[in-house]
RNA sequence: UCGUUAUCAAGAAAGGUUGAGGGAAUAGACCCGAUGAAACCUUAGCAACCCUCCUGUAAUGGGAGAAGGUGCUACCUUCUACUUCGCUUAAGCGCAGAUAGAUAACAA
Repeated sequence: UCGUUAUCAAGAAAGGUUGAGGGAAUAGACCCGAUGAAACCUUAGCAACCCUCCUGUAAUGGGAGAAGGUGCUACCUUCUACUUCGCUUAAGCGCAGAUAGAUAACAA
């Protein structure tokens, strides 16, 4: 980097360095930011994918844990965009799905 599978409405912040941007990309919207953005570092925390223990099945499972490997700690993946269906005169609204993205495990 690419592929497969699973998940994405919950959860969890302080300090230091630094100093103007940031919420993935495009467009629109809405937000965050000098009462300090992004990045990096430290500490803390959340969660439970890998993991550990107990247990069950023909198979998928169920329960507990958190030492280790990741991840995460504003806003639903911040919202919308494409498609189907429903409602609506329409604008638009709602459900589901697709695409894209993020994370993990495995594989190349």

The RNA shown here (SAM riboswitch aptamer (S box leader)) has 108 nucleotides and comes from Salegentibacter flavus. Of the family's consensus pairs, 97% are formed in the model. The source organism's lineage runs through Bacteria, Bacteroidota, Flavobacteriia, Flavobacteriales and Salegentibacter. Rfam family: SAM riboswitch aptamer (S box leader). Rfam links the family to the GO term regulation of gene expression. Rfam describes the family as follows. The SAM riboswitch is found upstream of a number of genes which code for proteins involved in methionine or cysteine biosynthesis in Gram-positive bacteria. The coordinates come from a structure-prediction model, not an experiment, and the mean pLDDT is 83.